[in-house]
RNA sequence: UCACGUAAAAGGUAAACCCAGCCGAAAGGUGGGGACACAAAGCCAUGGGUCUAAAGCAUGGGGCCAAGAUCGCCAGGCUGCCGCA
Numbered sequence: 001u002c003a004c005g006u007a008a009a010a011g012g013u014a015a016a017c018c019c020a021g022c023c024g025a026a027a028g029g030u031g032g033g034g035a036c037a038c039a040a041a042g043c044c045a046u047g048g049g050u051c052u053a054a055a056g057c058a059u060g061g062g063g064c065c066a067a068g069a070u071c072g073c074c075a076g077g078c079u080g081c082c083g084c085a
Stems, first nucleotide, its partner, number of pairs: 004083002012038002017033004022029002036072001042078003046075003049070003056064002
């Protein structure tokens, strides 16, 4: 240095749920509370998946579609703390 994380310590993030006279068409996000978990639960929508369907297309019957969202769904890329129990 790589790999590794069954130990210790320091710190970190924050699901569900609640609140907003915040953003958004929605999915969802953001802020406050909260604490299920997480060794990349740090960052990047690049590939797949999933969610939504405003615009658009279709249409006598509720359809299709991502340029939206999700990295706490998986893969990939970049970076990184402590330790080597």

Predicted 3D model of an 85-nucleotide RNA (c-di-GMP-I riboswitch aptamer) from a Bacillota bacterium. NCBI's taxonomy places the organism under Bacteria, Bacillati, Bacillota.